[in-house]
RNA sequence: GCGUGAGAAGGGCAAACCAGCCGUGAGGCUGGGACGCAAAACUACAGGGUCUCAUUCUAUUGAGACAGCCAGCUGCCAUC
Numbered sequence: 001g002c003g004u005g006a007g008a009a010g011g012g013c014a015a016a017c018c019a020g021c022c023g024u025g026a027g028g029c030u031g032g033g034a035c036g037c038a039a040a041a042c043u044a045c046a047g048g049g050u051c052u053c054a055u056u057c058u059a060u061u062g063a064g065a066c067a068g069c070c071a072g073c074u075g076c077c078a079u080c
Base pairs, nucleotide, nucleotide: 003079004078005077012037013036017032018031019030020029021028022027035068042072043071047070048069049066050065051064052063053062054061
């Protein structure tokens, strides 16, 4: 360095649900809360996928959402 993540250290994040706010919606933000996570950091025109709204000649087309689906990219600790 590659690979790997069993145990460990210092830490980090935060599903469902609840409250408030925003959005037609998918969903988002803040607070509470922890199911989990070694990338649950970041990236959503320029990969795939799922979802929403509008449109439609039912073929589509347009605008959006999701990074905790895969993916891309950078990276902490350890080295059984």
The RNA shown here (c-di-GMP-I riboswitch aptamer) has 80 nucleotides and comes from Eubacterium pyruvativorans. The RNAcentral record of the sequence draws on ENA. It matches the Rfam family "c-di-GMP-I riboswitch aptamer". Rfam links the family to the GO term cyclic-di-GMP binding. From the family's description: GEMM was predicted in a large-scale screen for bacterial structured RNA regulatory elements.